[in-house]
RNA sequence: GCCGCGGUGGCGGAAUUGGCAGACGCGCACGGUUCAGGGCCGUGUCCCGUUUGGGAUGUGGGUUCAAAUCCCACCCGCGGCA
Numbered sequence: 001g002c003c004g005c006g007g008u009g010g011c012g013g014a015a016u017u018g019g020c021a022g023a024c025g026c027g028c029a030c031g032g033u034u035c036a037g038g039g040c041c042g043u044g045u046c047c048c049g050u051u052u053g054g055g056a057u058g059u060g061g062g063u064u065c066a067a068a069u070c071c072c073a074c075c076c077g078c079g080g081c082a
Base pairs, nucleotide, nucleotide: 001081002080003079004078005077006076007075010026011025012024019065027045028044029043030042031041032040033039046055047054048053058074059073060072061071062070
């Protein structure tokens, strides 16, 4: 240099026919159970604003009524070829 795969909350990881983004799990917070801890159970857990909403899928553009998903450029990681 060329080719392929990938990048989504604190972490892992879903959503692929383009149609509710943050499923599910871990972790965390509070509460219950316990003499206590662990374990188990319940509720909550992206951000801003505030009750109507707006923003967020590596970065910046494009297509579309609508993009994590399709197209272009770039950045980063892994693998292969030279």